[in-house]
Context: one part of a larger RNA
RNA sequence: CCCUCGUUAAGGAACUCGGCAAAACAACGGCCGUAAGUUCGCAAUAAGGCCUUCCUGAAGUAGGCGCGCAAGCGCUGAACUUCAGGACGCAGUAAAAGACUCCUAGCGACUGUUUACCAAAAACACAGGUCCCUGCUAAAUCUGUAAAGAGAUGUAUAGGGGCUGAUGCCUGGCCAGUGUCAGAACGUUAAGGCGAGAGGUGCAAGCCUUGAACCGAAGCGCUGAUGAACGCCGGCGAUAACUAUAAUCGUCCUAAGGUAGCGAAAUUCCUUGUCGGGUAAGUUCCGACCUGCAUGAAUGGCGUAACGACUGGGAGACUGUCUCAACGAGGGACUCG
Repeated sequence: CCCUCGUUAAGGAACUCGGCAAAACAACGGCCGUAAGUUCGCAAUAAGGCCUUCCUGAAGUAGGCGCGCAAGCGCUGAACUUCAGGACGCAGUAAAAGACUCCUAGCGACUGUUUACCAAAAACACAGGUCCCUGCUAAAUCUGUAAAGAGAUGUAUAGGGGCUGAUGCCUGGCCAGUGUCAGAACGUUAAGGCGAGAGGUGCAAGCCUUGAACCGAAGCGCUGAUGAACGCCGGCGAUAACUAUAAUCGUCCUAAGGUAGCGAAAUUCCUUGUCGGGUAAGUUCCGACCUGCAUGAAUGGCGUAACGACUGGGAGACUGUCUCAACGAGGGACUCG
């Protein structure tokens, strides 16, 4: 010096990205007591207190014995419970083992699942919601070259697929583009059919080549529907009796110009925005404001009790994390063998 431990005056997070680690708290024992919130189940062992040993006595009780037809009465009574009085100690669950708690935000409802060997999470799943496909001798879908099999010895309250993700309140506008679906017409259109006509050759019959018009599927065009389909949801100028702002007006463009809600946010560049709170002091945090670089409604929006080895902020308790280090123990390192 390293590893694993123990103790420490005064202070007590000043350490640090961060109380990481350590310390402290202490039984799912008994009694008391317990807030906001809430889906009335919870929250909750919330929080916070007190008790716990031994001796004596009393009462109660399981059981046993006796009497009684029974109800019951009397006696006894292990262990235990309760009450009263007393004893000792600083300390009575104390040998070990044995939750820290609270306040406030974000995300995800929850229990669960996951990167075997750097990530356990806010990711995945989930119950619930919704859309699409599927009417069954042989569904749709999937596996297989096929036979065949799964679906299913099921039958739309069933099966398959997509998205969302408990519950509560809700889920706005746009079908121009892309996709999907529907459409006995029309246009375009391949092989093919038919074959006017033309050419070559031949004496000819013929053979060969070319070929207009017409007929001719899906698709595309065309017509329409469709957003819990992919998606998208404006600009400029002016205007009110201080100023400022603009309910209002004009104009251009668009398929339509972002509704409710939320908002410096897991989204805000400028930015440590501004104001308030907390601190002596706060780029974090909480509450507001709205100027949303670049929020926004199942690519779900906004709330939400309970839950979380999740992620922020604060408080109490506690401490060698620190001020600032010291001493001790064991095992290494080191020297010798």

A computed fold for a 337-nucleotide part of an RNA from Candidatus Komeilibacteria bacterium RIFOXYA2_FULL_45_9, annotated as large-subunit ribosomal RNA, domain IV.
It matches the Rfam family "Bacterial large subunit ribosomal RNA". Gene Ontology terms of the family: structural constituent of ribosome and ribosome.
Its mean pLDDT, the model's own confidence on a scale to 100, is 83.
The source organism's lineage runs through Bacteria, Bacteria candidate phyla and Candidatus Komeiliibacteriota.